[in-house]
C1' cells in the first nucleotide's frame, strides 16, 4: 500500500522545556493559535498486542516493552432514512435521532 477485524460520548500539563506559524485528515462550516501553532522532549492518560500476577474457565488486576492518545462527539458536515418546525401544497431550509460512507488507532494476513 491493500484486505479483515475491533473500538472512537470517558479520560489525559487551566504558568513543564526547546520552538518559532501554523493547525483542527480531505469539502464546506465553525473555531483553535504571539495570554504562544505544528514539530521534539519532559510530563500524564487509556489499556489494543506482548509480558507478569490472580482464576477450573469467562474474566480481573499491573502498567515493565510495543503503539496510541493528550481543545471541541472522529468539533459539525459531506451519502440516505425518520420524526417536527416553516411554506395554502410540492419542493425547500432549518433541528433532533439513526444507518452507510470517509476517516483515525491496535491486531492480524497478503
Nucleotide at each position: 500500500u491493500u484486505c479483515u477485524u475491533a473500538u472512537c460520548a470517558a479520560g489525559a500539563g487551566u504558568a513543564g522545556g526547546c520552538g518559532g506559524a501554523g493547525g483542527g485528515a480531505c469539502c464546506a462550516g465553525c473555531c483553535c493559535g504571539a495570554u504562544g501553532a505544528a514539530g521534539c522532549c519532559c510530563g500524564g492518560c487509556a489499556a489494543c498486542c506482548g509480558g507478569c500476577g490472580u482464576u477450573g474457565a469467562c474474566a480481573c488486576g499491573c502498567a515493565c516493552g510495543g503503539u496510541g492518545c493528550u481543545a471541541a462527539u472522529u468539533c459539525u458536515u459531506g451519502c440516505g432514512g425518520a420524526c417536527a418546525u416553516g411554506u395554502a401544497g410540492c419542493g425547500c431550509a432549518u433541528g433532533u435521532c439513526u444507518g452507510a460512507g470517509a476517516g483515525a488507532u491496535g491486531a492480524g494476513a497478503g